Annotation:
Predicted 3D model of RNase P RNA and transfer RNA as a complex of 449 nucleotides.

[in-house]
Formats: sequence, structure tokens, C1' cells
RNA sequence: CCUGCCGGACGGGCAGCCGCCGCGCCGGUUCCGGCGGGGAGGAAAGUCCGGUCUCCACAGGGUGUCGUGCCGGCUAACGGCCGGGGGGCCGCUCUCAAAGGGCGGUUUACGGAAAGUGCCACAGAAAAUAUACCGCCCCGGGCUUGCCCGGGGUAAGGGUGAAAAGGUGCGGCAAGAGCGCACCGCGCCGCGAGCAAUUGCGGUGGCAGGGCAAACCCCACGAGGAGCAAGACCAAAUAGGGGACGAGCGGUGACCCGCCGCGUUCGAGUCCCGGGUAGGUCGCUUGAGGCCGGCAGUAAUGCCGGUCCUAGUUGAAUGGCUGCCACCCCGGCGCGAGCCGGGGCACAGAAACCGGCUUAUAGUCCGGCAGGCCUU
RNA sequence: GGGCCUGUGGCGCAGUUGGGAGCGCGCUUCCAUGGCAUGGAAGAGGUCGAGAGUUCGAAUCUCUCCAGGUCCA
Repeated sequence: CCUGCCGGACGGGCAGCCGCCGCGCCGGUUCCGGCGGGGAGGAAAGUCCGGUCUCCACAGGGUGUCGUGCCGGCUAACGGCCGGGGGGCCGCUCUCAAAGGGCGGUUUACGGAAAGUGCCACAGAAAAUAUACCGCCCCGGGCUUGCCCGGGGUAAGGGUGAAAAGGUGCGGCAAGAGCGCACCGCGCCGCGAGCAAUUGCGGUGGCAGGGCAAACCCCACGAGGAGCAAGACCAAAUAGGGGACGAGCGGUGACCCGCCGCGUUCGAGUCCCGGGUAGGUCGCUUGAGGCCGGCAGUAAUGCCGGUCCUAGUUGAAUGGCUGCCACCCCGGCGCGAGCCGGGGCACAGAAACCGGCUUAUAGUCCGGCAGGCCUU
Repeated sequence: GGGCCUGUGGCGCAGUUGGGAGCGCGCUUCCAUGGCAUGGAAGAGGUCGAGAGUUCGAAUCUCUCCAGGUCCA
């Protein structure tokens, strides 16, 4: 210098003109004008988690359902973050080499398969109570003397599969086999280190129950439901509800009685009350808040001090044009520094608020690690 | 703004203890008819919305994203 991986920060600046939406003050007065000041993001997005807040429900216990899942810490909380452990991958290195060890980077939905149930297609002898297809070996018989038949041993070899019942080597054996031994792996026990996950050393066991729990399930822990269109307040017209007055008159409906007549109910109209719709107001933005400094901690984070107030709309504002500068690309000129002309500058956009995760993002800068090339 | 559901041939839909991708209509070719329709035979047509992960193996299980629909004043 280049390439790759990982992490972090920024993501145009200045000026002029014309607009848009709130707030404060002033002037008229119901809608305008003037002045001052403010006006998107790292994701405002997806709505995947967790909370604040509001309403509804709720003795206590059990069952069911859903979610989370190595250990420790942080936090208001979390499926988030930090640190550690185990596993995977890559590079370097120790070693003659392999296995294995050490260092560094990166990644990881990582409880339990010895509670039980279930599944493992095809192929293959056999897919979990192991098993004898080929092959190897032994015994018996037959003969055509190296083949056949019968019985038995054997998982070292072949072959199948994603996966075959510890691996490598030596011994051993009729052939073999943890059958025996050394190393590695694994289980159990003891001691040590660590809060723990886990790990080191020593002893011991020839080795036992392959995989799947993002299959049912078991264990541990957690979870009441809905969501600001939650919810609260003010409240028109029309219709309807309740109460009071109300002539039985000018008119009129129903019931009882055979009729007159009397009685009951309904009832026009006036006044009052309450629910509720349109509409309006609140919730609404000062908050687990931002910036700077110090301290504790490996870190996430916490504490202390100082300082700042920074959108609040409801068919929904936060924009457009021009010039200069910065960055990138192309073309021309110039030995060169550079100059001239043209083009480009992402993803996207608040709607109660906050902490995370995930996804989208032109370009620029910084840091860590690894590899390659050049120079000394 | 907030809650929920769906996505499989051209269209409408099935697809469960994960292992063959299917049905009806439609389409193409052939037979039958003088010709068409009906009928019969054969056939084509699928990245199972997209991408990752778990698994030997994914339409199916898990996560993320995309598109469409529906409800709440």
C1' cells in the first nucleotide's frame, strides 16, 4: 500500500429569495397582520420483545395454555447488553507425521435422549431387545481333491447409508474380538482451583444406553386481559327515556258495564333532569431525558457535580429554487501542483412515550485482527 | 395509529405424528363428427411468497423480511 472479517462514528455546510405548521407578545376583532423564537431519524420503518401510563377483571390453591433455557453480572424490565465457560470454523505454532496440545481471530436458539412415548424414508444382513449378505476360520459328511452340504465361531475386512455399537498401534488367536497392553477419547470416585458454568491432577472401570426435544414430553423460571381509535371531561340539533303540571275542555283512541253516566289508563302542550351522537378539550410531551467533567467497575452499567429545554400535528406542517464550498465520477488541458466543462450525492420520514432487537442505507472517517506485495 | 388472518400450476382449493407435490376447472395434441359442442385417450405447466436456520432430509418445524385482506373512533 492492497484485500478480507469484525466493531464504532458521521451521513452534507454557508448565504439569499419564496412558502408550510405550532408557541409567545402586540394591533385590530373571530379571522387576519406585524415582531420574536422553534420545527424529523439512525433507523422516525417492521410491530418482533420488554416497560411506563389508562381501563376492565381478580380470596387462596391446583390443572391447562404460552414463552424463555450453559454460568455470573447489569437493568425499571426483557427473548436485550456485558463478562466468563463449553462447542464449531479459520490461521499460526509445538511434533518426523497423525492424533492431540498452545496462542489469536470469529461464531454459537448452548437445560434434559439413563423418566416415559414416538420417528429414523430409500438402500442395507442389521437402524437399537443388535445382527451373519459376501468374506475369514474350525468340526462332521460326500466325493469329481477343491468344491458342495450340514453344524458352529467371528464385527478385523468388503458393501449400504446421513448415521453401523469407542479410535490408532502392538501382542494374541484356528480365524477374530478391549481378549491383553500403550496412547487418545469416555464413564465413575477422590483431592485442588473457581460464586458458578466448568476445569486441572490422581485413581479406577475394558467401555455400558447412535441421532432427533426449532417431535410429544420432563425439569426450572416467568406470564390476568386489552390497548392512547386506552381513557377522562364539556356538550348542539333530531329521535327516544324519567319526573312535575296538565283542560277532560274545542276535538279524539282503548278497557269495564245493557244504556245514560261514572271511573281508570293513554294522551296534546309547558317546564325540569339524566344517558348519549356530531363537535370540542384533556391525555400530549420534563423524560428510566440530552451534553460535559470526575469517580467505581475488565465491561455492560452505576454514582456525583455542572449545564440545557430541544416538534406536538389530526386527511395531518417540518418544503422548493438559486449561488458558492466540501466529497465522488467522467472528459479535456498542463511536466507537475492544478485549471476548465458536465454529471452525481443514499435509505427514508414523527402521530402517547421510553429501553432493545431486526430490516433498508450512496458515500466518508476511525479502531482491532488476519493474509499478500514492496522498501530498509 | 393499533389488533388479527392469509399466501401451493392460469383460476378455485386439498396436503399432519417431516420422506410420492396433488384434485377440479382451464390449456395443448390425438380419436370420434360432414363441422361444432358433449364424450374418450395422452400430455405440458410448480424456485409451495422471499431469505436464513434445525434436521440425513422442510410445502410442513423455528426466525427475519415481502405482499394482500380484515377489524377497532

It holds a member of the Rfam family "Bacterial RNase P class A". From the family's description: Ribonuclease P (RNase P) is a ubiquitous endoribonuclease, found in archaea, bacteria and eukarya as well as chloroplasts and mitochondria. The family's RNA type in Rfam is ribozyme. Its family is annotated with ribonuclease P activity, tRNA processing and dimeric ribonuclease P complex in the Gene Ontology. The coordinates come from a structure-prediction model, not an experiment, and the mean pLDDT is 75.